[in-house]
């Protein structure tokens, strides 16, 4: 870069010490009853993956590729405060061509796969 997801889930201990919640703007939060960091154990979840059906390629008990199913989770990753904390941009719907608040999209990030 493409794509799929992004309202659910899930935390104790050691060491350590002031900051954290992705960046900018304005919040709103956590944080000495212990921020960030690093270990340790334990969880949640089901992207990769298992298994099992089913569809499909001149392939036919193999093999790839797509779906669906689990009362599946050994393994690779990723998670474990609040919606991706909220907040920008554009459309819409309500309004007073206003704010606000609500949908729906976009950007931006974050995670997996290739």
């Nucleotide at each position: 870069c493409u794509u799929a997801u992004c309202a659910a889930g899930a935390a104790a201990g050691g060491c350590a010490g002031a900051g954290g919640g992705a960046a900018a703007u304005g919040g709103c939060c956590c944080g000495a009853u212990g921020a960030a960091g690093c270990c340790u154990u334990g969880g949640c979840a089901a992207c990769c993956c298992u298994u099992a059906c089913a569809g499909u390629g001149u392939a036919c008990u193999c093999c790839g590729c797509u779906g669906u199913a689990a009362c599946g989770a050994a393994g690779g990753u990723g998670c474990c405060a609040a919606c991706u904390c909220c907040u920008u941009c554009c459309a819409c719907a309500c309004c007073a061509u206003a704010c606000a608040u609500g949908u729906g999209g976009a950007a931006a990030g974050a995670u997996a796969a290739g």